[in-house]
RNA sequence: ACAAUGGAGAGUUUGAUCCUGGCUCAGGAUGAACGCUAGCGGCAGGCUUAAUACAUGCAAGUCGAGGGGCAGCACGGUUAGCAAUAACUGGUGGCGACCGGCGCACGGGUGCGUAACACGUAUACAAUCUACCUUAAACAGGGGGAUAGCCUUUCGAAAGAGAGAUUAAUACCCCGUAAUAAAUUGAACGGCAUCGUUUGAUUUUGAAAGCUCCGGCGGUUUGAGAUGAGUAUGCGUCUGAUUAGCUAGUUGGUGAGGUAACGGCUCACCAAGGCGACGAUCAGUAGGGGAUCUGAGAGGACUAACCCCCACACUGGUACUGAGACACGGACCAGACUCCUACGGGAGGCAGCAGUAAGGAAUAUUGGUCAAUGGAGGCAACUCUGAACCAGCCAUGCCGCGUGCAGGAAGAAGGCCCUAUGGGUCGUAAACUGCUUUUAUACCAGAGAAAACCUAGGUACGUGUAGGGGAGCUGAUAGUAUGGUAAGAAUAAGCAUCGGCUAACUUCGUGCCAGCAGCCGCGGUAAGACGAAGGAUGCAAGCGUUAUCCGGAUUCAUUGGGUUUAAAGGGUGCGUAGGCGGACCUGUAAGUCAGUGGUGAAAUCUCUUUGCUUAACAAAGAAACUGCCAUUGAUACUGCAAGUCUAGAGUAUAGAUGACGUUGGCGGAAUAUGACAUGUAGUGGUGAAAUACUUAGAUAUGUCAUAGAACACCGAUUGCGAAGGCAGCUAACGAAACUAUAACUGACGCUGAGGCACGAAAGUGCGGGGAUCAAACAGGAUUAGAUACCCUGGUAGUCCGCACCGUAAACGAUGAUUACUCGUUGUUGGCAAUAUGACCGUCAGCGACCAAGCGAAAGCGAUAAGUAAUCCACCUGGGGAGUACGCCGGCAACGGUGAAACUCAAAGGAAUUGACGGGGGCCCGCACAAGCGGAGGAGCAUGUGGUUUAAUUCGAUGAUACGCGAGGAACCUUACCUGGGCUUGAAAGUUAGCGACCGGUCCUGAAAGGGAUCUUCCAGCAAUGGCGCGAAACUAGGUGCUGCAUGGCUGUCGUCAGCUCGUGCCGUGAGGUGUUGGGUUAAGUCCCGCAACGAGCGCAACCCCUAUUGUUAGUUACCAGCGAGUAAUGUCGGGAACUCUAACGAAACUGCCCGUGCAAACGGUGAGGAAGGUGGGGACGACGUCAAGUCAUCACGGCCCUUACGUCCAGGGCUACACACGUGCUACAAUGGUCGGUACAACGGGCAGCUACACAGCGAUGUGAUGCUAAUCUCUAAAAACCGAUCUCAGUUCGGAUUGAAGUCUGCAACUCGACUUCAUGAAGCUGGAUUCGCUAGUAAUCGCGCAUCAGCAAUGGCGCGGUGAAUACGUUCCCGGGCCUUGUACACACCGCCCGUCAAACAAUGGAAGUUGAGGGUAUCUAAAGUCAGUAGCUGCAAGGCGCUGCCUAGGGUAAACUUGAUAACUGGUGUUAAGUCGUAACAAGGUAGCCGUACCGGAAGGUGCGGCUGGAAUACCUCCUUU
Repeated sequence: ACAAUGGAGAGUUUGAUCCUGGCUCAGGAUGAACGCUAGCGGCAGGCUUAAUACAUGCAAGUCGAGGGGCAGCACGGUUAGCAAUAACUGGUGGCGACCGGCGCACGGGUGCGUAACACGUAUACAAUCUACCUUAAACAGGGGGAUAGCCUUUCGAAAGAGAGAUUAAUACCCCGUAAUAAAUUGAACGGCAUCGUUUGAUUUUGAAAGCUCCGGCGGUUUGAGAUGAGUAUGCGUCUGAUUAGCUAGUUGGUGAGGUAACGGCUCACCAAGGCGACGAUCAGUAGGGGAUCUGAGAGGACUAACCCCCACACUGGUACUGAGACACGGACCAGACUCCUACGGGAGGCAGCAGUAAGGAAUAUUGGUCAAUGGAGGCAACUCUGAACCAGCCAUGCCGCGUGCAGGAAGAAGGCCCUAUGGGUCGUAAACUGCUUUUAUACCAGAGAAAACCUAGGUACGUGUAGGGGAGCUGAUAGUAUGGUAAGAAUAAGCAUCGGCUAACUUCGUGCCAGCAGCCGCGGUAAGACGAAGGAUGCAAGCGUUAUCCGGAUUCAUUGGGUUUAAAGGGUGCGUAGGCGGACCUGUAAGUCAGUGGUGAAAUCUCUUUGCUUAACAAAGAAACUGCCAUUGAUACUGCAAGUCUAGAGUAUAGAUGACGUUGGCGGAAUAUGACAUGUAGUGGUGAAAUACUUAGAUAUGUCAUAGAACACCGAUUGCGAAGGCAGCUAACGAAACUAUAACUGACGCUGAGGCACGAAAGUGCGGGGAUCAAACAGGAUUAGAUACCCUGGUAGUCCGCACCGUAAACGAUGAUUACUCGUUGUUGGCAAUAUGACCGUCAGCGACCAAGCGAAAGCGAUAAGUAAUCCACCUGGGGAGUACGCCGGCAACGGUGAAACUCAAAGGAAUUGACGGGGGCCCGCACAAGCGGAGGAGCAUGUGGUUUAAUUCGAUGAUACGCGAGGAACCUUACCUGGGCUUGAAAGUUAGCGACCGGUCCUGAAAGGGAUCUUCCAGCAAUGGCGCGAAACUAGGUGCUGCAUGGCUGUCGUCAGCUCGUGCCGUGAGGUGUUGGGUUAAGUCCCGCAACGAGCGCAACCCCUAUUGUUAGUUACCAGCGAGUAAUGUCGGGAACUCUAACGAAACUGCCCGUGCAAACGGUGAGGAAGGUGGGGACGACGUCAAGUCAUCACGGCCCUUACGUCCAGGGCUACACACGUGCUACAAUGGUCGGUACAACGGGCAGCUACACAGCGAUGUGAUGCUAAUCUCUAAAAACCGAUCUCAGUUCGGAUUGAAGUCUGCAACUCGACUUCAUGAAGCUGGAUUCGCUAGUAAUCGCGCAUCAGCAAUGGCGCGGUGAAUACGUUCCCGGGCCUUGUACACACCGCCCGUCAAACAAUGGAAGUUGAGGGUAUCUAAAGUCAGUAGCUGCAAGGCGCUGCCUAGGGUAAACUUGAUAACUGGUGUUAAGUCGUAACAAGGUAGCCGUACCGGAAGGUGCGGCUGGAAUACCUCCUUU
């Protein structure tokens, strides 16, 4: 600069992700309706339903300047009368009815019908008509008879009809004149085929009307124009193929008739055509267009209002009149309906404007005026006009205005909220002060729409018209628009929403109830989602909801989609139509492109101006209307025509290949059967068995024979074929791809809807065959059952021939063809090259890995899922359903085609992280195994369940509850029950007052409590303070609920080795990597490697105890040496060696050695050492899981109780007892019991205590007495052990339960309900079923001791202490638990998962169905109104003609058999939906028999089995191939 002015997304499938895909939302619109609300104006709009039925009024008349006339009105006149008045009079204005002319075919309404030349657009009429209007030419002479009206009269209820007499016309008829009209024909010119135009000739036929104000207005014929109409054609114009064939006037011809006109439009004859997959016919739906709404556009939807066209006028048919109709407010007939009736007959048609009823969610006044615009008639005045213009009603829509503006913080009151002496918010909002007055109200003024026609006057021609100018007349709306004045904030705000999408948040109420919801979804006691309130947000005289359309939706994709796995490639080929098509040249110009012309109505849309105060609205101009037609040109591409070529395709010759097909022949192994022989008791089969076979001789072995089916090894990601599929050898016949040559043809090609052919297995028919195997079936097992898996049998079938079927996971889940696009490697068949050198190249196949690219990813990757082209097929959410109905095919089974109602918000693909697996690999653990000892049996103790009870308080419940909370229930504890009391309360704090309190006594009571009484303060000078009592007030109290509102604490996985982060990198992403791999470890411990490098929480270490030792210290502990002393003792002096005590150190680190190893590390013994490979033990518990446990330790949110769910007291209960379970103790005995004797500990405790010692008692214990606030005294005896004696295998000298009696101790108190002692009693029990627990060394086992709690004790429990002191571990197959890696998954509340089908129940829609009942369009046949047409012998008329009669056709009606399409229906079939029904467990993991597909049979059901197929099967082994070294 040019061209443009234009395009947004979100929610919802998942634990999360990407994709596919549907559903939903945000926008705009409406002739709308409903809910709440409402001040005004402008402009528009207003029965979308019943084309249902209509009361009443109006909507089409006009002309006396066509006519006869004159009913009614007015005037005049005449007569009568005083008058009022009456009668007469067409004389005048006028005019009912009548004749006549024009109009009534316009305007207005509606959308039934119509899928059609109806409409739109573009053409054509050489095939046509057109009143009124304009223009041009010519003409209008003479005559005639009627008829309405009027008058008389008849019939009838009426509507109306009839008869007679008489009359006019611009009504009607006849004669004359006229051709440019019509027919025939000649010539010239022209064209578009028939032909047209001009001009001549001949023949034929037919005209007219008057009125007048004398100006004119009319009349007839012909031509032209204009307008309107008619006809024909090209193109465009809804859905259904589950409508595929339709058609007899049908298609054409000849002739005739008819029409304004062409034409089967009609008729006669002739021919047999015509339409259709480019969708005929049929069915359904529908007026079409301009436009309107939406959309970036392309499109999609729609046809209200305005404009154009069409169709219709109660339903159906018919014609008449007319220029024009087959006629909305005309006629005739038929039908339905309504009304009148004197019952004989008649009348009617609002889809005109109002209005009524009905229907409906729903749509207005029975208004005014012809003032304007327009229409009809008229010379005109004028008349008519529900057209039109106005008004009324309605927020129905669009547009505009207003409901005030400014100041004003004590941030008022009040409401609401909060962390509440206070703060926040409504909020400058209000009050208050000042200002303004649109609008509303009142009053005053007040345009424009009006100019014509017409009337009078003037001007030009010329005396009556024409144009212009001027005067006068005319307003429904309406005293309207508008302007002015007055007073005063005065008259005026709502609706919806507030979980996300989507702007806007809190409190209370409710408690899966009530309710909300457009989608996702909220509500089960702390709801921003329900209801209310406060607040906020959005829009605003409106706001929401509902309905519908477009958009978003690229979700039918031309613009602009897809098909390996998400929905989707036909099972495969051949081939018709169609579509597409190699190279070169010439022509043409159909497509294509460009210019020009015509058209594309107006309105609308867009732009620019203009007019209403603005806007909406309206006007003017421009642009646009993307289209169609014609014409001129261009010729690259496509087409068409002609010619040429060889690269596509084919042919020829030669070679060579293979499980290619069909038919025949042959072969051996195996199996079965039969015969014979040998031989004897079993065989067979399984996880184990049984059925079965066998002494009538099986199985086994041998020989012979027979039969049918299949072809080991070779054999292989090998080969061949279009696919299905094809395997012993061989022969014949047939077919094919490949290679080489480049000889021949010369585009002959590709694809392929319909069509035809082929098409595994199963299955069907007929005939054979029948060895094996084997659906069904039978039996045996298994099992809860087992219609299965396993076993024994076994029939169809499996095999052959002929004929059907036509389907499969018919798969590479990948249509065919062509071209192009990095590499590596193996192999098959050729060619080429090569024979002594080897290996490149090329063509056609079959495989593998990869670059780019593609893909949602997995993956594909020259055999594409890459880049392009052509053609075909198919898809459009899941289910219902590949079902129903219909049709086609089939003998049948069944196949092909193939919906809807209803229902859901998903269904799905790929990949990710987990979890899980009756998947795999590796590893660990008292996990198993190897051992030792127990539990489960007995008695007792204790806890729990259950039961009981007035109460048996509460909690804990697989592992991870059950000798647990409780480390101590007689009262208390105590929370429970019964009964009796208290209510500011049992306790604590503050504040009046009192002065005591305490204590003693008495009464009552079960006690608590109540009452009486005696005594009575302290410190300080005082104020006052301390202590106690105490009315009232403010605070209470609750072991009541919620551990699923919480904190804290705890259990468990688990002392398992894991769990994460930063940065980087990879992936669209969730995520991955690191953390995986190779080793190693107790360990994510360490090493090596590595797109990772580092780090954190865990592991380990640091801490404590223990094992050795040193130093220091030396009492209460110790005593070697020295001394003293005793009956004896560290008893004493003393000592500081030892033991010990308790503080600080040392020591152990794979440090040294050998071996293996890259290293980490491991193994080994060795050395050293008290200890050797984390020495032993403890404390210590990652991220997290179990809504694990605890509101009854404590704390705490919320809720609940308040003369009680608080609190005090007495008694009872927590201790019950048919039973079941857990944890323990004691035993069953001789490795023992009993008696006697003799040794050796450690940890701890002690003053309301431990107690030496002495005495009493058999003893528990008591009395006395001493030491000790503890290394001093004491509990304190350790026991098992050892020595000796006895018992001798028994229910015992085992065992000690139970019971009786007598006691002791604690304590207010041992009845319920304590422990202990003594004597007596002497139960079960003789080693414990299935099953199950603990333990790997100072451990198990066994033995005793101490402590906490505590007045005492139900302790056999718990926590510690020491004494004695083992056995075993081959090993990791299995059980359990755990860790890492990997794999599958339809699981993610995560296998205690998910999920399938029958049956039962409720509801919903739907299929079939004997029937019942509608509707529709045809067919056949009978009948046939009105009416046109045709004929006509009768009647009539002067005539034209008419009447009558006959015929054809026909609306309607009747009958008949079918068809199509609805409604309904006894009964019946499946389907869907529905928190907690029944039966099983089919699928998802190897889902426990891998699953699935097709087919067949069977079974309550999922399903099972047979045959063939697929991998969309896991695992393992082997083979092959590929990659790397």